RNA sequence: GCCGAUAUGGCUCAGUUGGUAGAGCAGCUCAUUCGUAAUGAGCAGGCCGCGAGUUCGAGUCUCGCUAUCGGCU
Numbered sequence: 001g002c003c004g005a006u007a008u009g010g011c012u013c014a015g016u017u018g019g020u021a022g023a024g025c026a027g028c029u030c031a032u033u034c035g036u037a038a039u040g041a042g043c044a045g046g047c048c049g050c051g052a053g054u055u056c057g058a059g060u061c062u063c064g065c066u067a068u069c070g071g072c073u
Stems, first nucleotide, its partner, number of pairs: 001072007010025004019056001027043005049065005
């Protein structure tokens, strides 16, 4: 230099054919218990790596850039 993959709550990951983003764990509250753990119920937390474009509408499509991983020379 070229090619490919990945980037989404604190962490690990989903998200179908473009239609206002979810789960598990962790956190907080409540119930249960003599108490703790476990269990059950509830709550809060992200506008999707950055920028632009297409579209009535983009996590999703297009382009550029950045970071990480892998491969080629």
Transfer RNA from an uncultured bacterium, 73 nucleotides, folded computationally. It was read from a public genome assembly. It matches the Rfam family "tRNA". Its family is annotated with triplet codon-amino acid adaptor activity in the Gene Ontology.